[in-house]
């Protein structure tokens, strides 16, 4: 850096998805060592136990325990010291934790002239004089306890006077200064303010001022979160005046006046949330994140409150209320780990109830010191991030084993073995730190720690896993599995040959880890500031008019906000980055630059932007003159047409349709004339022609009005563009109130059509089109294209003005179209009317589907419009183009495809095959064309594959190896038979090794018509003997493709000709092959006989003969080659000549690239699966031969163009030794008997038949037809019962030409007639494949059915219309809406009640100090008690949000349900808003 995934394929839009890196992580599997780090993200859930903030005897009364020493044993002293207590510092640091908060809380940068700071530093100046209490102690009650009440003594650096002071505070009066309030000075007078000592010979304290130094408070600019579906909030609110109150400002509080104040630059409300320095990602811009580490904030069981004090509304301090937990003697009391450990709990998850004050730091003390779960340190986790190891070199019979195999071998594999070394880590053993600076007269003082490290010993010894291998994405075989277990990150794999599921073997990758899950950036330009679009892919608002903003001609000046450069502060440290440095190295630690991209301030600079000023005419506007139009508005007025009324003529029918029918009509329609009424639209003119913002406007006068165009340049002098909100205008439909209603026509009615028709068609018809007024406000409201300006070739046409000279050219300025160059786009395609190229401003996208639905809210008289989501689903969905396919779209062309003809088949009856049905089997396959007299060119047995029984078991047959026998025949005997037992004949060939066949015995191997034609070769069919299909190169296209093959002719053909960005080639067409046809020639038996002979009843029979016919080989010929008419001087067509034949001369073989996963595993070959005493072979009998029936392809026939009899003529092609058989006799026949001839151009089958002479029926179920059925017989064959065939005789069915709808054929054809063959023992043969014989009709022409062919059009199709897809209904799951309700949460608000405490008021009780006044009292001062506020609670009635809820609504999704066929081709009625 990309990639995979929408299509048959291609570009593009666009999502999904991967490949990277990060984590406080967790889950699987595994696990040898260290070194740094880091560990409750959930329950701000609830705590048991222990620590966690004490310390000061150099403040003070004093001595409870302990140690000394003394005792009259009560008790005294004494040092070291100290429990409790009074003072005094400290507990406001330090550590935790993230609940609130969206807010000066944080960050950054200022201000304080509005302000405090204990301890510390400097400085100045002091430290005089006095009182009176009180704890502790003693003593005496209450209480279970916490705890507490009275008496009584007593100290202070405790408390309270006095004195003095610089300052401080009012009050004049005055200099200076600055930024408004002001702030500093200096004088004069007035008011009220201090102090504390202690120990010892030096210090430590104590007051008061001024300065700093620190660390706060408070205020102010500017920065960072979603949501308008939260649009208006606010009464102490906004300000001002008094007055309180705090260190301080200030509605901070109160008392009065005034009505303000904030907001589209997002107030108010919800939701979420600690902020930051940093952290992760990133190329950056950005995005996410606020663990650990460091600053600031907030918070301490919840809620309020204040009290000490420099400092707190105080985590380890009070009070009070609430929830909870404990003790309780019931009467009351205690507690608050988001401190270090640890416990339960909650979780996917997160550690020891450890060591120590060595060290750093913090309290307190003069100081030792003391006290510190801060720290320093260990312990527990692979949770990270760094280092190391598990061995090294050598070794090939490439060992054994795996595992694969084409069986040969290949791989695991130098990998092991085995040799020869080394020992870091881990194990023992010695030795052993730095860290130690202080302190202290000195002695000594290390938690980690006997650790780090060093030396030594000993043996490869103790130390490798997990993932993954279809593509993406490095890696591949096998075996099981058979849409099944089961993967999957997306694409997808699995339905019997799985590189994708399990397993093994190899293989790749990472390695003390590996995967996985999950979150976050990236890639994603996929929100685009850098860096996106917006005619068709999602996206330009229906259109104007304008507010706010945003943007803005020209010249000159000024300012200096914006900008731009330079200095100055600030941006903590740490991290990041660079450079050094220290742990062996890294990781890490550590020092120096550097960077913090920002604010703040100061001095410049003035081009651009801004703000002041002044000018100016080209943007804009207005004046004059002219000019076009369906712009609007109201009024009037007209001609045509349709309907309706009335009159006349007329008379059966009209009318409407694809055909009808419903309807009108003899009570007179339709048609016609004439006449009236009445509403509605306004032919022609009419034109990709005009106007209008946009909807949209079209008869003619009139009247009133808006824009706009041209020409003049008099005027004004940026007056401009654009435009969120708002405001106005908006086609049909529809609303409302009132009219009108001819014609059309939803709804609704009938006819019709149709399976079935709520539709398409027709007959009627009402709203409603129509005016008046008022709503509604949406359309595929579309050039699907926002608005304005400016640039950037030209070509044509037109509408409307101008000049010039009237037209005509040529010129211009403004519309309206067309074609086109650059450019430009994914392509079509846009192109001066832009979708180029820039500049302004709006409005809008950000996958599909849910869904423009739901809540919500706002317009509306409903209808309904506006704004507008989310679950949950899917990997596409979409757009342009491209080949094909298809179309009940178009063109062109062919073909027994219609049409014209002939015969047929469907109707009988019989064969034959099938289907079905039957059976113990009715073996199997073939199934639209393209299965069905098909495999089968011949089932009694055998074929035979199927059934029943019976046997066999290396087999029925084949091959290897040894042995024995020739092989093989005979006969009995039992048996259905295979078989088995017995007997008897036989002695083969040899080159003497042996072969040939047979038997039994052993092991290898056999066998299968058993599965899978959807694993497969062959071979076949079919589309089609159609004229197609393709390829190199080249061109054109971003690409798939396209060209070439397409066009104009033409041909049976891509036949061939001509054009033509193509130019050639191949495979197909033709033609070369074989056959009929004409000839020539060459040879002549078995074939032929014309002459010449013989011969015979007759026959080429016989010599001879080579002419003929034949036969059998070889050539000739036919090429549109000549003539003519046409036709692009062409191809090549028509007609002609002449020829045995004429335009491929007739027929055959000959089947392109491919299509049907067409057909065959049962012809034969074959992968893989199955049987192995049998699915495999032998046998007997059966069966395939069934038999209501239905289809398929035949025969025979219905008769006179026949039928029977008699006679009598002409073929060709064939077959023939297990053969065909003459003559000749027998039988009525079938055949028998017999056996010449011929292994066949010689002989036989063999008779051809129709035909043709002649004769007979006379139109009947017949002298037609010949089924069946009976008796008798031939033949074949072990065998004719299942179940041949033929032959005499007798019986003598149906059938009178065949419905619907259907096949075949175009000439030697159809249509008829009869021969031969293969197979075969026979024989189902009417079948098949050949032979000849006789010998016809017709083709007007392609409108139509069918198939094919080419070119084009459409296409949501691509498995390709036998296609795709749509809605309801039925069934499952799933999420969401409504919902009678019900339960909770949360912020207020209105009343009650009001704790604790400040403030105030009172204050008869109480009260030592200091003052007054003294007898006492007074002043103060407290209790109490009452008042304002006041936290919990309570009551209410709404808001809001969630959870739940019978029912109910619609959507999503799910191989094969139902009912239609809406879409998409003219989708069959074009479609769609």
């Nucleotide at each position: 850096a990309g990639a995979g995934u929408u299509u048959g394929a291609u570009c593009c839009u666009g999502g999904c998805u991967c490949a990277g890196g990060a984590c406080g992580a967790a889950c699987g599997c595994u696990g040898g060592c260290g070194g740094c780090g880091u560990g409750c993200u959930u329950a701000a859930c609830a705590c048991a136990u222990g620590c966690a903030a004490g310390u000061c005897g150099a403040g003070c009364g004093g001595u409870a325990a302990g140690g000394c020493c003394u005792u009259u044993c009560g008790g005294g002293g004494u040092a070291c010291a100290c429990g409790a207590g009074c003072g005094g510092c400290g507990a406001a640091c330090g550590g935790g934790u993230g609940a609130g908060u969206a807010a000066c809380a944080c960050g950054u940068g200022g201000g304080u002239g509005a302000u405090c700071u204990g301890c510390c530093c400097u400085g100045c100046a002091c430290u005089c004089u006095g009182g009176g209490a009180u704890a502790a102690g003693c003593u005496u009650g209450g209480g279970a306890a916490a705890c507490u009440g009275g008496g009584u003594c007593u100290a202070a650096u405790a408390c309270c006077g006095g004195a003095u002071a610089u300052g401080a505070c009012c009050u004049c009066a005055u200099g200076c200064c600055g930024c408004a309030u002001g702030g500093u000075g200096u004088g004069u007078g007035g008011u009220g303010g201090a102090a504390a000592g202690a120990u010892u010979u030096a210090u430590c304290g104590g007051u008061g001022c001024a300065g700093g130094a620190u660390g706060g408070g408070c205020c102010c600019g500017c920065g960072g979160c979603c949501u308008a579906u939260c649009a208006g909030c606010u009464u102490g609110u906004u300000g001002g005046u008094g007055g309180g109150g705090u260190a301080a400002u200030g509605g901070c509080c109160u008392a009065c006046c005034a009505a303000g104040g904030c907001g589209a630059c997002g107030a108010c409300g919800g939701g979420u949330a600690g902020c930051c320095g940093a952290c992760c990602u990133g190329a950056g811009a950005g995005g996410g994140u606020g663990a650990c580490c460091g600053g600031c904030c907030a918070c301490a069981c919840u809620g309020g409150g204040a009290c000490u004090g420099a400092g707190a509304c105080a985590c380890g301090g009070c009070c009070c209320a609430g929830a909870c937990u404990c003790c309780u003697a019931c009467g009351g009391g205690a507690g608050g780990c988001a401190g270090c450990a640890g416990u339960g709990g909650g979780g996917a998850a997160u550690a020891u109830u450890g060591c120590a004050c060595a060290a750093u730091g913090g309290g307190c003390g003069g100081a030792a010191g003391c006290c510190u779960g801060a720290u320093g340190c260990a312990g527990c986790g692979a949770c990270g991030c760094c280092g190391c190891g598990u061995g090294a070199g050598g070794g090939a019979u490439g060992a054994a084993g795996g595992c694969c195999u084409u069986c040969g071998g290949g791989u695991u594999g130098u990998a092991a073995a085995c040799c020869u070394c080394u020992u870091u880590c881990a194990g023992c053993a010695g030795g052993g730190a730095c860290g130690a600076a202080g302190c202290g007269u000195g002695a000594g003082u290390g938690a980690c720690g006997g650790u780090a490290c060093c030396u030594g010993c000993a043996g490869a010894a103790g130390a490798a896993g997990c993932a993954c291998c279809g593509g993406c994405u490095a890696a591949c075989u096998a075996c099981g599995u058979g849409c099944c277990a089961g993967c999957a990150g997306c694409c997808g794999c699995g339905g019997u040959a799985a590189u994708a599921c399990g397993u093994a073997g190899g293989g790749u990758g990472c390695g003390a880890g590996c995967g996985u899950u999950g979150u976050c950036c990236g890639g994603a330009a996929u929100u685009a500031c850098u860096g996106g679009g917006c005619g068709u892919a999602a996206a330009g608002a229906g259109a104007g008019c304008g507010u706010a903003g945003g943007c803005g001609g020209a010249c000159a000046u000024u300012u200096a906000a914006g900008u731009c450069a330079g200095g100055g502060g600030u941006g903590a440290a740490a991290u990041c980055c660079c450079g050094g440095g220290g742990c062996u190295c890294a990781a890490c630690c550590u020092c120096g630059g550097a960077a913090u991209u920002g604010c703040c301030u100061u001095u410049g600079a003035u081009a651009c932007u801004g703000g002041g000023u002044g000018u100016c005419u080209u943007g804009a506007g207005u004046g004059u003159g002219a000019g076009a139009g369906a712009g609007g508005u109201a009024u009037g007025u007209g001609g045509a047409a349709c309907u309706c009324c009335g009159a006349g003529u007329g008379u059966a029918g009209a009318g409407g349709u694809g055909a009808a029918a419903u309807u009108c009509g003899u009570a007179g329609a339709u048609a016609u004339u004439c006449g009236g009424a009445a509403g509605a639209a306004c032919a022609c003119c009419a034109g990709u022609g005009g106007c209008g913002a946009a909807g949209g406007c079209g008869a003619c006068a009139u009247a009133c009005u808006g824009g706009c165009u041209c020409a003049u340049u008099a005027c004004u002098g940026a007056c401009g563009c654009u435009g969120a909100g708002g405001c106005u205008c908006g086609a049909a439909a529809g609303c409302g109130u009132g009219g009108g209603g001819a014609g059309c026509a939803a709804a609704c009615a009938g006819g019709a059509u149709u399976a079935g028709a709520u539709a398409c068609c027709c007959u009627g018809g009402u709203a409603g089109u129509c005016c008046a007024c008022g709503c509604c406000c949406u359309a595929a409201a579309c050039g699907a294209u926002g608005a304005a300006c400016a640039c950037u070739c030209g070509a044509u046409g037109u509408u409307g003005g101008c000049g010039a000279u009237a037209u005509a050219c040529g010129g211009u300025c403004a519309g309206c179209g067309u074609c086109u160059a650059a450019g430009c786009g994914a392509a079509a395609g846009c192109g001066u009317u832009a979708a180029g190229u820039g500049u302004u401003c709006c409005a809008c996208c950000u996958g599909g589907g849910g869904a423009g639905c739901a809540c919500g809210c706002c317009c509306g008289c409903a209808a309904g419009g506006g704004u507008g989501a989310a679950a949950c689903u899917c990997a596409a969905a979409g757009g342009a183009a491209u080949u094909g396919a298809c179309g009940g779209g178009g063109g062109c062309c062919c073909g027994c495809a219609c049409a014209a003809g002939c015969g047929g088949a469907g109707g009988a009856g019989c064969a034959u095959g099938u289907g079905g049905u039957u059976u113990a089997a009715u073996u199997c396959g073939a199934u639209g064309a393209u299965a069905c007299g098909c495999g089968a060119g011949g089932a009694a047995c055998c074929u035979u594959a199927c059934c029943c029984g019976g046997g066999c078991u290396u087999g029925a047959a084949a091959g290897u190896u040894a042995g024995u026998g020739a092989a093989u025949g005979u006969g009995a005997c039992a048996g259905a038979g295979a078989c088995g037992u017995c007997a008897c004949a036989g002695u083969c060939c040899u080159u003497c090794g042996g072969g040939a066949c047979a038997c039994g015995a052993a092991a290898c191997u056999a066998g299968g018509u058993g599965c899978u034609g959807c694993a497969u070769g062959g071979c076949u069919g079919u589309c089609g003997u159609c004229a197609g299909c393709u390829c190199g190169u080249g061109u054109c296209g971003u690409g798939a493709g396209a060209u070439g093959u397409u066009g104009g002719g033409u041909u049976a053909a891509g036949u061939c000709c001509c054009g033509c960005a193509a130019c050639g080639a191949g495979c197909g067409c033709a033609a070369c092959c074989c056959u009929c046809g004409u000839u020539c020639u060459a040879u002549g038996u078995u074939g032929c006989c014309a002459g010449c002979a013989c011969g015979u009843a007759a026959u080429g029979g016989u010599g001879g003969g080579a002419a003929c016919u034949c036969a059998u080989g070889g050539g000739a010929u036919a090429c549109u080659g000549c003539c003519g008419g046409g036709g692009u001087c062409a191809a090549c067509u028509c007609g002609g000549a002449g020829g045995a034949a004429g335009g491929u001369g007739g027929g055959g073989a000959u089947g392109a690239c491919g299509u049907c996963a067409a057909a065959u595993c049962a012809u034969c070959a074959u992968g893989c699966c199955c049987c192995u005493u049998a699915u495999g072979u032998c046998u007997u009998g059966g069966g395939c031969u069934u038999c209501a029936c239905g289809c398929a392809u035949g025969c025979u026939a219905c008769a006179a163009u026949g039928g029977c009899c008699g006679g009598u003529a002409c073929a060709a092609a064939g077959g023939g030794c297990u053969g065909c058989a003459a003559u000749a006799c027998c039988g009525u026949g079938a055949g028998g008997u017999g056996g010449a001839g011929c292994g066949a151009a010689u002989c036989c089958c063999a008779a051809a038949a129709a035909g043709c002479c002649g004769g007979u029926c006379c139109c009947a179920g017949u002298u037609c037809g010949g089924a069946u059925u009976g008796a008798g017989g031939u033949c074949u064959g072990c065998a004719a019962c299942u179940c041949g065939a033929c032959c005499u005789c007798a019986u003598g069915a149906a059938g009178u030409c065949g419905g619907a709808g259907u096949c075949g054929c175009u000439a030697g054809u159809a249509a008829u007639c009869g021969c031969a063959g293969a197979u075969c023992a026979g024989c189902a043969a009417c079948g098949c494949u050949g032979c000849g014989g006789u010998g016809a009709a017709u083709a007007c022409g392609u409108u139509c059915c069918c198939g094919g062919g080419u070119c084009u059009u459409g296409u949501a199709c691509a498995c390709a219309c036998c296609g795709c897809c749509c809605g309801u209904c039925a069934a499952g799951u799933c999420a969401u809406g409504a919902a009678a309700g019900u339960c909770g949460g949360u912020a207020a608000c209105a009343c009650c009640u009001g704790a604790a405490g400040c403030c105030g008021g009172u204050g008869a009780c109480c009260c030592a100090a200091c003052c007054c006044u003294u007898g006492u009292g007074g002043a103060g001062g407290g209790a109490g008690c009452c008042g304002u506020c006041g936290a919990a609670g309570g009551u209410g009635g709404g808001a809001u949000c969630g959870g739940u809820a019978a029912u109910u609504a619609g959507g999503a999704c799910u191989a094969a349900g139902u009912c239609g066929u809406a879409a998409c081709a003219a989708g069959g009625u074009a479609a769609c808003c």
RNAcentral holds the sequence, with entries from ENA. Predicted 3D model of a 1473-nucleotide RNA (small-subunit ribosomal RNA) from an uncultured bacterium. Its mean pLDDT, the model's own confidence on a scale to 100, is 84.